[in-house]
């Protein structure tokens, strides 16, 4: 020491009910915050599976499927993408 992988920083970043019914504290209403129901989204996390490969099993992937999880008005969180790193690790 070119790369590569991961981390961190800053950019970009979809979908889907501002659903309905109780409860609570405000005098009421909007709004909140808590419990139930029932449609919906899949790009956090999780889970499943093909083919090549192999005598043969095992292994074997996602942006596919699944919806435990998470998420359906602002926000926010996000797979992936770019650019940046006197961060880490590999390293011809």
């Nucleotide at each position: 020491g070119a790369g590569c992988c991961g981390g961190a920083g800053c950019g970009g970043g979809a979908g889907a009910g501002c659903c309905c019914c109780c409860g609570c504290a405000c005098g009421a209403u909007c709004g909140g915050c808590g419990g139930g129901g029932c449609a919906c989204c899949g790009a956090a996390g999780g889970a499943g599976c093909a083919a090549a490969c192999u005598c043969c099993c095992c292994g074997g992937a996602a942006u596919c499927u699944c919806u435990c999880a998470g998420g359906u008005a602002c926000a926010g969180c996000u797979a992936c993408c770019g650019c940046u790193u006197u961060c880490g690790g590999c390293a011809a």